[in-house]
RNA sequence: GUUUGAUCCUGGCUCAGAAUGAACGCUGGCGGCGUGGAUUAGGCAUGCAAGUCGAGCGAGAAAGUCGGUUUCGGCCGGCGAGUACAGCGGCGAACUGGUGAGUAUAAGGUGGGUAAUCUGCCCUAAAGCGCGGGAUAACUUCUGGAAACAGGGGCUAAUACCGCAUGUGGUUUUCGGAUCUUCGGGUCUGAAAAUUAAAGAUGCAGUCAUUUAUGGUUGUGUCGCUUUGGGAUGAGCCCGCCCCCGAUUAGCUAGUUGGUUGGGUAAAAGCCGACCAAGGCUACGAUCGGUAGCUGGUCUGAGAGGAUGGUCAGCCACACUGGGACUGAGAUACGGCCCAGACUCCUACGGGAGGCAGCAGUCUAGAGGCUUCGGCAAUGGGCGAAAGCCUGACCGAGCGACGCCGCGUGUGGGAUGAAGCCCUUCGGGGUGUAAACCGCUGUUAGCGGGGAAGAAGGCCUGGGAGGUGAUCCCAGGAUUGACGGUACCCGCAGAGGAAGCCACGGCUAACUCCGUGCCAGCAGCCGCGGUAAGACGGAGGUGGCAAGCGUUAUUCGGAUUUAUUGGGCGUAAAGGGCGCGUAGGCGGUAGGGUCAGUCCGAUAAAAUUUUCACCGCUCAACGGGAAAACUGCAUCGGAUACUGCCCUUCUUGAGUGCGGAAGAGGUGAGUGGAAUUCCUGGUGUAGCGGUGGAAUGCGUAGAUAUCAGGAGGAACACCGGUGGCGAAGGCGGCUCACUGGUCCGUCACUGACGCUGAGGCGCGAAAGCGUGGGGAGCAAACAGGAUUAGAUACCCUGGUAGUCCACGCUGUAAACGGUGCAUACUAGGUGUGGGGGGAAGCGAUCCUUCCGUGCCAAAGCUAACGCGUUAAGUAUGCCGCCUGGGGAGUACGGCCGCAAGGUUGAAACUCAAAGGAAUUGACGGGGGCCCGCACAAGCGGUGGAGUAUGUGGUUUAAUUCGACACAACGCGAAGAACCUUACCUGGGCUGGAACACGAGGUAAAACCGGCGAAAGCCGGUGUGAUCUUCGGAUCGACCGUAGUGAGGUGCUGCAUGGCUGUCGUCAGCUCGUGUCGUGAGAUGUUGGGUUAAGUCCCGCAACGAGCGCAACCCCUACCCUUAGUUACCAGCGGGUCAAGCCGGGCACUCUAAGGGGACUGCCCCGGAUAACGGGGAGGAAGGUGGGGAUGACGUCAAGUCAUCAUGGCCCUUACGUCCAGGGCUACACACGUACUACAAUGGCCGGUACAACGCGUCGCCAACCCGCGAGGGGGAGCUAAUCGCUUAAAACCGGUCUCAGUUCAGAUCGGAGUCUGAAAUUCGACUCCGUGAAGGUGGAAUCGCUAGUAAUCGCGGAUCAGCAUGCCGCGGUGAAUACGUUCCCGGGCCUUGUACACACCGCCCGUCACACCACGAAAGUCAGUUGUACCAGAAGUCGGUGAACCAACCCUUCGGGGAGGAAGCCUCCGAAGGUAUGGCCGGUAAUUGGGGUGAAGUCGAAACAAGGU
Repeated sequence: GUUUGAUCCUGGCUCAGAAUGAACGCUGGCGGCGUGGAUUAGGCAUGCAAGUCGAGCGAGAAAGUCGGUUUCGGCCGGCGAGUACAGCGGCGAACUGGUGAGUAUAAGGUGGGUAAUCUGCCCUAAAGCGCGGGAUAACUUCUGGAAACAGGGGCUAAUACCGCAUGUGGUUUUCGGAUCUUCGGGUCUGAAAAUUAAAGAUGCAGUCAUUUAUGGUUGUGUCGCUUUGGGAUGAGCCCGCCCCCGAUUAGCUAGUUGGUUGGGUAAAAGCCGACCAAGGCUACGAUCGGUAGCUGGUCUGAGAGGAUGGUCAGCCACACUGGGACUGAGAUACGGCCCAGACUCCUACGGGAGGCAGCAGUCUAGAGGCUUCGGCAAUGGGCGAAAGCCUGACCGAGCGACGCCGCGUGUGGGAUGAAGCCCUUCGGGGUGUAAACCGCUGUUAGCGGGGAAGAAGGCCUGGGAGGUGAUCCCAGGAUUGACGGUACCCGCAGAGGAAGCCACGGCUAACUCCGUGCCAGCAGCCGCGGUAAGACGGAGGUGGCAAGCGUUAUUCGGAUUUAUUGGGCGUAAAGGGCGCGUAGGCGGUAGGGUCAGUCCGAUAAAAUUUUCACCGCUCAACGGGAAAACUGCAUCGGAUACUGCCCUUCUUGAGUGCGGAAGAGGUGAGUGGAAUUCCUGGUGUAGCGGUGGAAUGCGUAGAUAUCAGGAGGAACACCGGUGGCGAAGGCGGCUCACUGGUCCGUCACUGACGCUGAGGCGCGAAAGCGUGGGGAGCAAACAGGAUUAGAUACCCUGGUAGUCCACGCUGUAAACGGUGCAUACUAGGUGUGGGGGGAAGCGAUCCUUCCGUGCCAAAGCUAACGCGUUAAGUAUGCCGCCUGGGGAGUACGGCCGCAAGGUUGAAACUCAAAGGAAUUGACGGGGGCCCGCACAAGCGGUGGAGUAUGUGGUUUAAUUCGACACAACGCGAAGAACCUUACCUGGGCUGGAACACGAGGUAAAACCGGCGAAAGCCGGUGUGAUCUUCGGAUCGACCGUAGUGAGGUGCUGCAUGGCUGUCGUCAGCUCGUGUCGUGAGAUGUUGGGUUAAGUCCCGCAACGAGCGCAACCCCUACCCUUAGUUACCAGCGGGUCAAGCCGGGCACUCUAAGGGGACUGCCCCGGAUAACGGGGAGGAAGGUGGGGAUGACGUCAAGUCAUCAUGGCCCUUACGUCCAGGGCUACACACGUACUACAAUGGCCGGUACAACGCGUCGCCAACCCGCGAGGGGGAGCUAAUCGCUUAAAACCGGUCUCAGUUCAGAUCGGAGUCUGAAAUUCGACUCCGUGAAGGUGGAAUCGCUAGUAAUCGCGGAUCAGCAUGCCGCGGUGAAUACGUUCCCGGGCCUUGUACACACCGCCCGUCACACCACGAAAGUCAGUUGUACCAGAAGUCGGUGAACCAACCCUUCGGGGAGGAAGCCUCCGAAGGUAUGGCCGGUAAUUGGGGUGAAGUCGAAACAAGGU
């Protein structure tokens, strides 16, 4: 960051940090210091990595060169050289170096022990080194072999080998002494006996001998050798503690555990053998399985921890795999040996050779890790007396940005700011002082020159000290460097050679344009992309880091997300169903002892880590020094509060006794009444039963109903109660027997006897199982009837297991207070059950106390809800359990079960959530209250017919476009023949048809003619107004060239403005401050009344306010005032057939301006004394009088880019524009809206009345004449209260028709006309004559209307040349009904539930089908690993034998014998191998099972609302 509309919490996932032996991508200037095969303990060519000593010993070349000689082939001698090679012998080779396979303990770490041990070289001390002997390699010769090599004969030496002597000393035995002790013994010491060593080399001096450069001998020095004691170092063995995961590994063990005895080892020991005993280990995890070298340390972290063990250091293990010993001080031996096996190589096929996990290097596998380098100069090692030799240890260099550190790629100036590029509102802005340009510097790289430290030592000479010595010191001399002419220093030239990578939606620093269009792609999480993408790709810009930058992988961190520090379990995951109790954990009170825990002090161990005014590389990394730390263990000393242990107390915890009490506590036996059912009998007759309604069923063979009797089983009404009892499950008629627990009182007894409780044991509802009973009612399964689209259900009729009893099993439940047990503490109030106490009181009652059981509530707690002395508060002890959702309580395995099944209990895979509580909405086939022509009550329609009109569909060249539930469909369109017109066909134009500006020009028009369908083209005629100084000017108009803006009814209403529809004229929608809540939010706005209304009143943690309501505005109803012409005419006069016609009048009507009037104002009643309601009076009008205008916050991405405006995109000789004709008027159909009808409340004929709103000069048109009529002629009047449209119609009066497709209805068609208009063919309206269709009141369904309304009748107007059944208005006549709010629809308020929030047109479950993925089962099959039994048995050790053989010593009669050795053979053991049979684990498999995911599919509708049971 991410679950939600929002919130708090829980909880997982993810990110930012640090790190790495890394790898990959892009990029790459220099240097220093580090570092570099993590995979295949896979295989290896080649070279090197362990030798050295001639002062231990014997032997001993060659090349070459010099000399001599020569028969010119050669030969001899000197040097080479006592050299090389090889041998005997000594020391070393057991170090160094590599690797981490094995190993969970025979390792490692740490601390101890060794009185149970060894130790070459080295140091120290003591003593010694005498006399002899026989071999053997090399060499030579012979033989075998391809080779490796082997064998026989002969010669020879030693510091090789052997014997004897000596014995300081050692060892053994016996006998003592002292001392220590873990009581086993050790140490020191005395005596006696026995036994036990050795090797020489060399220097110097003397002497002797001889073959004259050698040997012997004496002395002396050095080295060496032998014995012994001690030391040092190294090693062996033993012990305590620490040291990964798995219990789905619970038992393991026969040399096993111990003893005796023997063997064995340097040494304890079952280390090994024989015998005896039966032990030993394990829940504090044995055994088994998996994984792994361990540590110092390293990384991370605040720490505690977690992860890790590469480089460096210590230990261990290994050296092709397995086994084995030899030698040796030391090995069970990386560059030794033997055997077996695999592999590679050589071979003459007979047989041999080999072991890079040493340094380089190679192949393979792999994402991936270097040179077949230089040197022993330094450090270190081996040998040597030494010089020295050897040393792939090591020191250096090389390669790799693999890491860390340092440096550079310039620096100063330089414009209101170049160009380019990018953006733009077109003004400008950005890149940007950046560049150019001017001045300067010189790191680094390059070139030239100079030039260290790392060197100490050893050698030679001389001197000094010292025993004249060894040895040490001093001086002098000649020397020793791989790196490397390197570091470093100086000079030269020159800004000259040196910057990239990633990111820019949020987390997370950094934004724009273009392209793309759920495509291509991105992505760590959330998520971006469907035509305006800051998220993809590119560009510009910006941010970050920088010789690197990103990515991937891994570890720790964040993660308090395993919680010791530092978490939880009522509802989020989580309390075991309940008890008894074992181990364990924990434990009251007082005193004493002890000092184990605990605490304090002292002692004591690289690098690393930390620190430093420290030191050395110019700094740093790096290195040196110092200090701190290393929390642990051990030893010694001390303290004694607490804990432990031991001893002794106490009574309050716990228990016992005594006296009382309540109870559906348990078990067994007996017993009672009511009811259901059945049976028998009686009465009685046609139904009963059942449901929403029915049917199945029962009944005339007599049911149901009713009465009596009987049978049988089960359950116990009332009492009965958030009453009682029990640990829980659970327990309910009554009586008896047996029996468990609890409470109260008392305070006699015991004296901590306690709490909890892993395993274990027991109990444990219902259903289920087994055996045997029982069976009335009820009732899974099942059957039938209904319901239904279906109905394997809900409803009904039946009905079997079962329910009941006995015995046995099962062992689970929402076994719930969803709350483990125990103890203590922490406000109260009020009920209720049981017991006790108190009062002047027997009772009701009151007060008080203990134990239960409820409710409300303080503090406190809690995410909230809520809990709250019966805690979920405050604490302690112990147990159980949790760690994201799904997969899954599944699979496999184990245990239990007769079975069903239970218990224990994963993983792969998959998701970014899944959840809890609360909030606001929305919704409910939830509730309450209320409203509306919402229903109901009525009246008239639509849906059927014909026609008109709109739409869909179809058709067409085109049938232009838009509008689609209500809220599209007589809608845009208040009027398509052309025009309109946007569509089609055809003919034209191209800076354009129209408009603005425009320099300039002229009249432009108009008229005539030709071509053409027209547009248009061509030709001809032809002319303004005003002023005038007659030159001209101005105005209007037009033309047309250049140019600038064109134009588009093309797309996007989902980019928009504006306007509009709708919910809805519904009563609502909000804000400020305050208050409450962690918060979303609540309060106000809810409540009690009332209203048409959030209208008003009252109340209230709210108080106010705004937009809405109402009112203010208009029309209308009454009155008044003013004003009377064109309106009017009462009275007066005149006048006509008649007539406000005239005089006159302004009274009335009316007109049109202004006022008045109505406010619950008055009365009564109700109401709360309110608001308000009911009734009444008065009044033209009464409670908003009627109607209109007026439409809150918002909703529907509602409608409109085709009214207009407008962003973006698109067209530009066309998607623009002009014209003619056509089309929008089509027609099998379907729908909406209307008109006219179907007739008698009517049609027709005749007669007779009464309106209002409006409109009229491009007009309305009178009188009069003509026509049947539409209309024509005519022309008066009227710019209109004057004239005209204008006869209103229904109505009323009279007549006729008489119920029929008609004297209804009028479609359609034929004919003839009228009018408008260039023009009625496609395609107008009207008139007349004729024709006379469907239609007889309309299925399901559905619409309007509550009063001057519906219904019905006509009239006017806009548009308009003409065209009206449409629309907008006007008046005439003029009803019916509303009980009421159950139901349908819509709406308002409150409340409730919710898994909904795109908000029920919501959400969501399971099967099936398809695709993909992982997993389980499975006849089998193939590997690995391990056990057991047996077979066989290499090398080899011990043992036995040893009749082959054998030099040293002994004996000998010299033949031989003995001692001793020893080949060979034998026994035990024994690796690989084999046979048989198990365990475990893995791969694979026909088939099969469920699971997960998937855009769309099929079937139903289980859950969420009472989710419709």
Molecule: small-subunit ribosomal RNA
Organism: metagenome